RNA sequence: UCCGAUAAAGGUAAACUUAUCGAAAGGUAAGGACACAAAGUUACGGGUCUAAGGUUUAUUUUGACUAUGAUCGCCGGGCUGCCGAAA
Numbered sequence: 001u002c003c004g005a006u007a008a009a010g011g012u013a014a015a016c017u018u019a020u021c022g023a024a025a026g027g028u029a030a031g032g033a034c035a036c037a038a039a040g041u042u043a044c045g046g047g048u049c050u051a052a053g054g055u056u057u058a059u060u061u062u063g064a065c066u067a068u069g070a071u072c073g074c075c076g077g078g079c080u081g082c083c084g085a086a087a
Stems, first nucleotide, its partner, number of pairs: 003084002011036002016031006034073001040079003044076003047071003053066004
């Protein structure tokens, strides 16, 4: 360096619940643990979700498209990092 143990020391926290912010997706905080060796960080590429606003359509008020919104615990890339058995 690679790699990742029935090791040690620590770390994060899915679903769900409550509060709160948001048009929504979703975020934040507390509780809670399904998991995680980068589940640290970065929306850079792809994917996915949403559609306030916009465009268009409709005119007992609807449908379609659209990211400038969201997701790094979907995949890949960039940057950074704890520990040290075996191979």

Model confidence (mean pLDDT): 88 of 100. c-di-GMP-I-GGC riboswitch aptamer from a Bacillota bacterium, 87 nucleotides, folded computationally. It matches the Rfam family "c-di-GMP-I-GGC riboswitch aptamer". Its family is annotated with cyclic-di-GMP binding in the Gene Ontology.